[in-house]
Context: one part of a larger RNA
Molecule: large-subunit ribosomal RNA, domain IV
Organism: Lewinellaceae bacterium
C1' cells in the first nucleotide's frame, strides 16, 4: 500500500444511489394502551409509553404485592432476541419452480363451468393377453379452461369445431346385366386361309355399393368476433336527435394515459424549495372489458412501485484502530 473480517468517528443525516445496497437502528419480560379497514377471526407484539439490579422488613406452601435502605454513566448490567408507519400495482391465502443467472404477478389450490362416460365405462399403456381407471359406479371417473370472497358474466351461430339430423346431391373398396379382344372342340375351303359353341382368360362395364362432404338445425364458461361517414340545440362549443352505407352482430355493466397509452413528462389537483416515478381525477381506450374472465376485497407475500418516521460513515469528506492474507520498499 491493496483486499478480506471486525471496531469507532465532530458538525450534518440518505445531500449516496437506478435503488437507504450496505451498514446502522429495532430486539427479551411485566404492565398500561392501541387507528383505519374487516369475511367479525383479524388487523396487533398494531402504533406508543412505563418498568426492570442488590441488601433488609412484611407477607406467603412459593410468589405476587407492599415498606424501608444501598451502588453505578448505565440494573432484561454478558451473549443471544421485530425495525415501524402511510399509499398503490399483482397475485386470494399455506404451498410449488427454471439442482448450477431468474423464487415472481409463473405453476398449484379451494371454488364455479363446459364436455366425455351406464360399467367389459369413457380415457390411457399394450401386438394381444392382460392392466391402470377401481377392487370405484354419475354427489364417481377422465379431458379442457377458470382461480378464495363480493357483486356479476352483456350481444353475435355468417367463418372454423363440436352435436344433432337423414329427404336429396356426390362418393371407395365389392358385387355386377351387357358388350368387345384371345384361345379352339367343330364347320367350311384342294390350298390359302375363313366361321366359330361351351369353357378358359383380358378388357369394358349400365345398375348396386356406407361414413364423408355438400345440404338442414343446434351450440360461444367450444375457437373466436364484438363498424364507418355525415348532419343537427337561441354565444361558442358539444350532441340527448336525424339520415346513409355495412355487417352474423357492432362492445353492455363496470373500468380507464392502466403490468394495457403511440402522441405523452397528456391536463387538473395533491405530495416536493424543486417529482419522465408516485397518488386521486378527467376520458382524447394509438391498440381495456366481462371464466383467453370483469370489477372490488379483509388477510397473507424474502413480490413490485411510491412517501414518511427512527436510525446511521451511502454520502459532504475523509481519519484511526485490530485481525488476517498479498504487494512493495528496508
Nucleotide at each position: 500500500u491493496u483486499c478480506g473480517u471486525g471496531g469507532c468517528u465532530a458538525a450534518g443525516g440518505a445531500a449516496c444511489u437506478c435503488g437507504g445496497c450496505a451498514a446502522a437502528a429495532u430486539g427479551g419480560c411485566c404492565c398500561c394502551g392501541u387507528a383505519a379497514c374487516u369475511u367479525c377471526g383479524g388487523g396487533a407484539u398494531a402504533a406508543g409509553g412505563g418498568g426492570c439490579g442488590c441488601c433488609c422488613c412484611u407477607g406467603u406452601c412459593a410468589a405476587a404485592g407492599g415498606g424501608g435502605g444501598c451502588c453505578g454513566c448505565a440494573g432484561u448490567g454478558a451473549a443471544g432476541a421485530g425495525g415501524c408507519c402511510c399509499a398503490g400495482g399483482c397475485g386470494a391465502c399455506u404451498g410449488u419452480u427454471u439442482a448450477g443467472c431468474a423464487a415472481a404477478a409463473a405453476c398449484a389450490c379451494a371454488u364455479g363451468g363446459c364436455u366425455a362416460u351406464g360399467c367389459g365405462a369413457a380415457a390411457u399403456c399394450g401386438g394381444a393377453a392382460g392392466a391402470u381407471g377401481a377392487g370405484g359406479u354419475a354427489u364417481a371417473u377422465g379431458g379442457c379452461c377458470u382461480g378464495a370472497c363480493a357483486c356479476c358474466u352483456g350481444c353475435c351461430c355468417g367463418g372454423u369445431g363440436c352435436c344433432g339430423g337423414a329427404a336429396g346431391g356426390u362418393u371407395a373398396a365389392g358385387g355386377a346385366a351387357g358388350g368387345g379382344g384371345c384361345u379352339u372342340a367343330g364347320g367350311g375351303g384342294u390350298a390359302a386361309c375363313u366361321c366359330g359353341a361351351a369353357g378358359g382368360u383380358c378388357u369394358u362395364g349400365a345398375c348396386u355399393g356406407a361414413a364423408g362432404c355438400c345440404c338442414c338445425g343446434g351450440u360461444a364458461a367450444a375457437c373466436g368476433g364484438c363498424g364507418g361517414c355525415c348532419g343537427u340545440a337561441a354565444c361558442u362549443a358539444u350532441a340527448a336527435c336525424g339520415g346513409u352505407c355495412c355487417u352474423a352482430a357492432g362492445g353492455u355493466a363496470g373500468c380507464g394515459a392502466a403490468a394495457u397509452u403511440c402522441c405523452u413528462u397528456g391536463u387538473c389537483g395533491g405530495g416536493u424549495a424543486a417529482g419522465u416515478u408516485c397518488c386521486g381525477a378527467c376520458c382524447u381506450g394509438c391498440a381495456c372489458g366481462a371464466a383467453u374472465g370483469g370489477u372490488g376485497u379483509a388477510a397473507c407475500g424474502a413480490u413490485c412501485u411510491g412517501g414518511g418516521c427512527a436510525c446511521u460513515g451511502u454520502c459532504u469528506c475523509a481519519g484511526c484502530c485490530a485481525c488476517g492474507a498479498g504487494c512493495u520498499c528496508g